[in-house]
């Protein structure tokens, strides 16, 4: 000089967000203990469980300088002397060391204080004594009783053992004086005289003990303040209990005790009780306050098998002392004894756990001794034990061929890795030498530890030393293989259903390291009980309101006091631990040792006086009172009114009334309803009437009287802090229900009928009972809500509205201004998780009260109150879960809303559904009827052609490196073609016998080996690519920027426009991408240019644009105009929109391709590619025949039709587009024809297919199953094709089926569209009613968007986010699992009253017995034994509390795979929903009062903002 300098987060509710909130991780630390491991040392720790039980052996002796005796010895002939030991008498010790934590919630402990209320053996100091005398007993010796322990009896003996007597400085007892002191009793001191009280001896005579008294030190006793755990589902305790006199009684106070009196003591600041538990120094932990503990070391208590008690003593009610009981254990000759490890060691049981029956007095310490010296499991050591802390080590350096091997791979390589190996070194293990300190005690003599620690050499020889644990995220660290929701794994999320970094194994890698993980336990984190440092509108949490008591808190000014509060300063706060030291000692560290700090507290003096308090003495502004005035559904009680419903007389009146989505029960010819007139009876109190008014709250509404209670507003007369809050108490308390007695029109739980309905214990309707009203009396609870406790005081504003009052102006406040009090609505700061609140706080501060701390269970169980009861208040636990909430975001959905839009509906037209046939599907069936799509958006769909083929299926029959692809060796043939066998692949024989080439070799083909090949097998939920679909719908994003804590919002909404997120205008947006137009193509005008194959107006020609010729016009190809609300009227800010002209075309001119971001695990492993899994003489390959074409039936898409707008017959015009050489095919003959025969032309604006039909003239048919319609089926042909049976088109005669317009229902169509009539092509040898295309003729209809349907866009609710095919709720019925009732039963704990009473203190009594003292003796003081008493341990016996175990049965709770039954809630959840009552129901639930908004939605009011 220091003495301290110290505070971290994370995962985890959601589709994302913020917030509340709990669970869960990282760090420390243990007297631990498990798993797997283990080389050394040093310090230290080691039965936390059974205060269970103990063999065995040791833990407390000593003194011969207190005393007798006794035995062994030495010297001696021997008396004797002298040593040594040892039982006993005596003394001092044994209350000290040591143990353990049962009991104790208590002055035990801690911390500070008193005792003038006490006591202390050894020990120090100071005084002052020690004089004379007695009787005994142990040992011992003899008898004697018992197995033993253990004695009994009789003799002898000693003292520092016991007894008397004297002496009395001096101390103590009562007495009454004097003086100081204090603190009530009282202390101290000095004189006074009376009474009581002492002693021991011994020696080497130095000495060392004895007695009194005074003192001191030390060590105890009592006392008090103050502090020290849970439970109030423990609230009332107490009879020696709380004082008081007097007696005992202890060292000493004192109900300690006793006997009399009074009737008090504690207690919500928590008594009594129930649980738990030694206290503390201090130890874990934490920035700190604080939490947790109380092993080891220290201080204090307690205990000592278990309960009771005393005795000795200086000190006990005694850990190794008695005595008694009482449980256990042992001995025993059965008569009776013995014992008490919670001392050290050990044993056994417990248990996850926890050491050697070692060594020594050598040090420290204790006991005795005068001392030597004994004793000593206190202690020093050693020994187990990685139990902790600290140290060291397992080797250093160099080593690339980047070794072998392992693991991976993209097959190159990377990693393991300078790691190993080689190669140089070096020591700690061994050995061998020397070797302490600790010893201090005059000198000498004395070490268990130990031949240890240390030191030195020495060598064959890196030789003898490394493990766990983990690698998905928190959390440092990846791969590969198995496995396949299975084994497993997990702290918490959560991994594993075929490509697991999360399970097993392997490499590798990270963390620690003689250890390491992992279990328990505490404290952090965790501001998650919040004093430091939290909250309560909606997340858990404001009491239903209010009076008020205790307590808590308090205006303004002075004085004084010094409680509380600040400053100093003494005391205390053991050590030890904590911090500091460039302070010491072990090699260093742990460890120790010194020195200061510190111990945050208490106690007592000193002062300070501003703030509290407390005493006082004043104010008047909190509060009250008092005068004046007005406003109000404030409250009780009485009388009155009038409209309404219902019922009842009577009249008119007739057939229907009522109800309802519709209806039906009900009423009603015995006359309802309606209507008209009088009557009764309850209950409510329209307009006025209003988010206005009044009340503490709940709640109060016709009028009118009585009696009452608050609050205002003005004055400022009067008290003079009288105040605020309020635990506990007391009163108020909608509704519904409870008793008694009334009443009872209307509404109505229940109930009973009709209806719905799958059912309906609901809703709907018709009745209808408690109730509802009334008095008095209970209950005491609601969403009693503003989801917001009361009180005070500050904090911009802006506009209503009720009640008052002032001002100013005026003739007059109704108007304008301003205050007080109340009640609303927006809103600034500020607050909030956001929503929101915002002078009426949820701001800013302060008091005071209530209340919450994760969700279920459960406001439930038990217990206590209360209450007739119904239940009310208070109010847990096992279990179970990672959540369960709040508030906002995005979507999505709604049996919400707005608004748009579409052939969505309407308006029409023409169907389809009905028949017949075609065609695909499902079923069925089959040997096989392959496979594949399945709402739209599968179903004339993959298939733009199934007779073989195709084909994938079935049947038989064959192949095995294969039909096919690449690679070795080998040959040079093989195909071809021909015969034979077969159904045929295929076999077998003949016939022939390579090609090309640069000469290396290549094709082909056989034959062979393995590598491989092949599979339309599997998973479209393992994939790519391809397709549908929402939907040609207007949508989908993004950058900056701005708001928000943030997910997100803006923009992209508004207001208008569009076919469009088109475009205008507004606007915290401004831009921009993908998607709408648009650009491409095509139809439709005109231009230019080109005219062959196409064309033909003018000239010629011809059968014929046939040919010359024309470039006109159609056409065709190319390349251009053209249309743009461009132009005018109108409206409109604008965008546009609307009429009009001109034009071929008019508002996108029509019509194609063109399909955002995504959605459905859509659809394809069977086009195709492919991961992995499967099969391999077969799930591959070949070949023949079948089969996919079946056929009781359902269903979807077509065609023909059912006629006369029509069928036939005959003649007569008019197209576009397309094919065409293995093709189209004219012409020409044949044939009724299907088609054949010929083959001219044309790879095509030139030839061919190819006649377009519909339509048009004409002429039959006349309304019928027909001259309609053509199924079926018969015969007879053609045609293609190896091949036409199963299974093809077509012709031609014959046959001539149903079906006369189609039910509920549904589809398409908005103009050259629908409807119609034909004609092309793809596929294709051959087959279309399908598709794909082109043309011809050619309408009807549109008022308009209320509905159905889909789609956008705002909004709005939401418990959904797998997104409504969602979410989710109670019974039942199964399996676990805890837990409540329970008739009972078994143990325990404290206490009560009795009953019996052991031992022993004390008291009486003591006739028995009796050494010392008194007496000459008798004899007596005095003691003891025996008996009685009083207490009283254990034990008995009774009700009864309390705790705990079992318990047939039973209630409801959790929980669980995918059970049953309904759909309660979440949207208007389809009956708004919730609580509260009271009834009902399988059930969730319904329903009736009265209530709330935590209801949607329209509307109407009211206020607000803005024009």
């Nucleotide at each position: 000089a220091a003495a301290c300098u110290c505070a971290a987060g994370a995962g985890u509710u959601u589709g994302a967000u913020c917030c509340u909130g709990g669970c869960u991780c990282a760090g420390g630390a243990c007297g631990a203990a498990a798993g797997c491991u283990g080389g050394c040392g040093g310090c230290a720790u080691g039965c936390c469980u059974a205060a269970c039980a103990c063999a065995u052996g040791c833990a407390a002796g000593u003194c011969g300088a207190a005393c007798g005796a006794a035995a062994a010895g030495u010297a001696g002939c021997a008396a004797u002397a002298u040593u040594u030991u040892u039982a006993g008498u005596g003394g001092c010790g044994a209350a000290c060391g040591g143990g353990u934590g049962a009991g104790u919630a208590a002055c035990a402990c801690u911390u500070g204080a008193g005792c003038a209320a006490c006591c202390u053996a050894c020990c120090u100091u100071a005084u002052a004594c020690a004089u004379c005398g007695g009787g005994a007993u142990a040992a011992c010796g003899c008898c004697u009783a018992g197995a033993a322990a253990u004695g009994g009896g009789u003799g002898c003996u000693a003292a520092u053992a016991c007894c008397g007597a004297a002496u009395a400085a001096g101390a103590c007892c009562a007495c009454a004086g004097u003086a100081u002191g204090a603190c009530a009793u009282c202390a101290u001191a000095c004189a006074g005289g009376g009474g009581u009280c002492a002693a021991a001896g011994u020696u080497c005579a130095g000495g060392c003990g004895g007695u009194a008294u005074a003192a001191g030190a030390u060590g105890g006793g009592c006392u008090c303040g103050a502090g020290u755990c849970c439970a109030a589902u423990u609230a009332g305790c107490u009879a020696g209990a709380u004082g008081g006199u007097g007696a005992g009684a202890u060292a000493a106070c004192a109900g300690c005790c006793c006997a009399c009196c009074a009737u008090g003591g504690c207690g919500a600041c928590g008594a009594u009780u129930g649980g738990u538990a030694g206290c503390c120094g201090g130890c874990c932990u934490g920035a700190g306050a604080g939490g947790g503990u109380g092993a080891u070391c220290g201080g204090c208590c307690a205990c000592a098998c278990u309960g009771g008690a005393a005795c000795u003593g200086a000190g006990a009610c005694a850990c190794g002392g008695u005595c008694c009981a009482g449980a256990c254990u042992c001995c025993u000759a059965c008569g009776g004894g013995a014992g008490g490890c919670a001392g050290c060691a050990g044993u056994g049981g417990g248990g996850a756990a926890u050491a050697u029956u070692g060594g020594g007095c050598a040090a420290u310490g204790g006991g005795c001794g005068a001392a030597a010296g004994c004793c000593u499991u206190a202690c020093c050591c050693a020994g187990c034990a990685a139990u902790g802390c600290c140290g060291c080590g397992u080797g250093u350096g160099u080593g690339a061929a980047g070794a072998a091997g392992g693991u991976c791979u993209u097959c190159g390589g990377a990693u393991u890795g300078u790691a190993a190996a080689g190669c140089a070194c070096u020591a700690u293990a061994u050995u061998g030498g020397g070797g302490a300190a600790g010893a201090a005690c005059a000198c000498a003599a004395u070490g268990a530890c130990g031949g240890u620690a240390c030191c030195c050499a020495a060598g064959a020889g890196a030789a003898a030393a490394a493990g766990c644990c983990c690698c998905g995220g928190c959390u440092a660290a990846c791969u590969a293989u198995g496995u396949g929701c299975c084994a497993g794994c997990a702290g918490c999320c959560g991994c594993g259903g075929u490509a697991a970094u999360a399970c097993a194994u392997a490499g590798g890698g990270g963390g620690c390291u003689a250890g390491c993980u992992u279990u328990g336990u505490c404290c952090g984190g965790a501001a998650u009980u919040a004093c430091u440092g939290g909250g309560c509108g909606u997340a858990a949490a404001g009491g239903g309101u209010g009076c008020g008591u205790a307590g808590g808190u308090g205006g303004u000014a002075g004085u004084g006091u010094g409680u509380g509060u600040u400053g100093g300063a003494a005391g205390u706060g053991u050590a030890a631990u904590c911090c500091c030291u460039c302070g010491g000692g072990c090699u260093u560290a742990a460890c120790u040792c010194a020195g200061g700090g510190g111990c945050u507290g208490c106690u007592u003096c000193c002062a300070a006086a501003a703030c509290u308090a407390c005493a006082u003495u004043a104010c008047u502004u909190g509060a009250g009172u008092a005068u004046c005035g007005g406003a109000g559904a404030g409250g009780a009680a009485a009388a009155c009114g009038g409209a309404a419903u219902u019922c009842c007389u009577a009249g008119u009146g007739u057939a229907g009334c009522g109800g309802u989505g519709a209806a039906a029960u009900g009423c009603g010819u015995a006359g309802a309803u309606a209507u008209u007139a009088g009557g009764a009876g309850g209950a409510a109190c329209a307009c006025c009437a209003g988010a206005g008014g009044c009340g503490a709250a709940g709640g109060c509404g016709g009028u009118u009287u009585u009696c009452u209670g608050g609050a205002c507003g003005a004055u400022a007369a009067c008290u003079g802090a009288c105040a605020c809050u309020g635990a506990g108490g007391c009163a108020c308390g909608a509704a519904a229900g409870c008793g008694u007695g009334g009443g009872g029109a209307g509404c109505g739980a229940c109930u009973g009928g009709g209806a719905u309905u799958a059912g309906a214990u609901a809703c709907c309707c018709c009745a209808u009972u408690a109730g509802u009203c009334c008095a008095c009396g209970c209950u005491g609870u609601a969403a009693a809500u503003g989801a917001u406790g009361g009180g005070u005081a500050c904090u911009u504003g802006a506009c209503g509205u009720u009640g008052g009052g002032a001002g100013u102006a005026u003739c007059a406040a109704c108007u304008c201004u301003c205050c007080c009090a109340g009640u609303g609505u927006c809103g600034u700061a500020g607050c909030u998780a956001a929503c929101g609140c915002a002078u009426u706080a949820a701001g800013u501060a302060c008091c005071c009260c209530g209340c919450c701390u994760g969700g279920g269970g459960a406001g439930u169980a038990c217990g206590a109150u209360c209450g007739c009861a119904a239940g009310g208040u208070u109010g847990a636990a096992a279990c179970u879960c990672a959540a369960a909430g709040g508030a906002a975001u995005u979507g999505a959905c709604g049996g919400g809303g707005a608004c748009c839009c579409g052939c969505a509906c309407a308006a029409g037209c023409a169907g389809c559904g009905g028949a017949g046939c075609a065609u695909g599907u499902g079923g069925u069936u089959u040997a096989a009827u392959u496979c594949g799509a399945a709402g739209c958006a599968a179903c004339g769909c993959g298939a733009a052609a199934a007779a073989c083929c195709u084909u994938a299926c079935c049947a038989a029959g064959a192949c095995u490196u294969g039909a096919c692809a690449u690679c070795g060796u080998a040959u040079g043939a093989u195909c071809a073609u021909c015969a034979u066998a077969g159904a045929a692949a295929u076999a077998u024989g003949g016939u022939u016998u390579c090609u090309c080439u640069u000469c290396g070799g290549a094709g082909c083909a056989u034959a062979u080996a393995g590598a491989c090949a092949g599979a339309u097998g599997g998973u479209g939920c393992a994939u790519g690519g391809u397709u549908g679909u929402c939907g040609u719908c207007a949508g989908c994003u993004c950058g900056u920027g701005u708001c928000g804590u943030g997910a997100g919002a803006u923009g992209u909404u508004g207001g208008g426009u569009u076919a469009a997120g088109u475009c205008c205008c507004a606007a915290a947006a401004c831009g921009a991408g993908c998607g709408c137009a648009a650009c491409c193509c095509u139809u439709a005008u005109c231009g230019g240019u080109a005219g062959u194959u196409g064309c033909c107006a003018a000239u010629a020609u011809u059968u014929a644009g046939u040919u010359a010729g024309g470039a006109a016009c159609u056409c065709u190809g190319c390349c251009g105009a053209g249309a743009c609300c461009g132009c005018c009227g109108c409206u409109g800010u604008a965008a546009g929109g609307u009429g009009g002209a001109g034009g071929a075309a008019g508002g996108a001119a029509g019509g194609g391709a063109u399909g955002a971001c995504g959605u459905c695990a859509a659809a394809u492993c069977a086009u195709c590619a492919u991961g992995c899994c499967u099969c391999u003489u077969a799930c591959g390959u070949c070949u023949u025949g079948g089969g996919c074409u079946a056929c009781a039936c359902a269903c979807g898409u077509g065609c023909u039709a059912c006629a006369a707008u029509g069928g036939c017959c005959a003649u007569u015009a008019c197209a576009a587009a397309g094919a065409g050489c293995a093709g189209c095919a004219a012409c020409a003959u044949g044939g009724u024809a299907a088609c054949a025969u010929c083959g001219a032309g044309c790879a095509a604006a030139u030839c061919u297919c190819a006649c377009a039909a519909a339509a048009a003239u004409g002429g039959c048919c006349u309304c019928a199953g027909u001259u309609c319609a053509g199924a079926u089926u018969g015969u007879g042909g053609g045609c293609u094709g190896c091949a036409a049976c199963c299974c093809g088109c077509c012709c031609a005669c014959a046959u001539g089926a149903a079906g006369u317009a189609g039910g509920a229902g549904u589809u398409g169509c908005u103009a050259g569209u629908a409807a119609u009539c034909c004609c092309g092509a793809a596929u294709c040898a051959g087959c279309a009613u399908g598709u794909c295309g082109g043309g011809g003729u050619g309408a009807a209809u549109g008022c308009g968007u209320u509905c159905c349907c889909g789609g956008g866009u705002c909004u709005u609710g939401u418990a959904c986010a797998c997104a409504c095919c969602g979410c989710c709720c109670g019974u039942c019925a199964c399996g676990c699992c805890a837990u409540g009732g329970g008739a009972a039963u078994u143990g325990g704990u404290a206490g009560u009253a009795c009953c019996c009473a052991a031992a022993g203190u004390c008291g009486g009594u003591g006739a028995g017995c009796u050494a010392a003292c008194c007496g000459c003796a008798a004899g007596g003081a005095g003691g003891c034994a025996g008996c009685c008493g009083c207490c009283u341990a254990a034990g008995g016996u009774a009700a009864g509390a309390c705790c705990a175990g079992u318990g047939a049965c039973u209630g409801g709770g959790g929980u669980g795979a995918a059970g049953u039954c309904g759909u309660a809630a979440c949207a208007a959840g389809g009956u708004a929903g919730c609580a509260g009552u009271a009834c009902c129901g399988g059930a969730a639930g319904g329903u009736g009062c009265g209530g709330c908004u935590a209801g949607a939605u329209c509307a109407c009011c009211u206020c607000c903002u803005u024009u």
Small-subunit ribosomal RNA from Firmicutes bacterium ADurb.Bin080, 1507 nucleotides, folded computationally.
The source organism's lineage runs through Bacteria, Bacillati and Bacillota.
Its Rfam family is "Bacterial small subunit ribosomal RNA".
Its mean pLDDT, the model's own confidence on a scale to 100, is 83.
The sequence was found in a public genome assembly.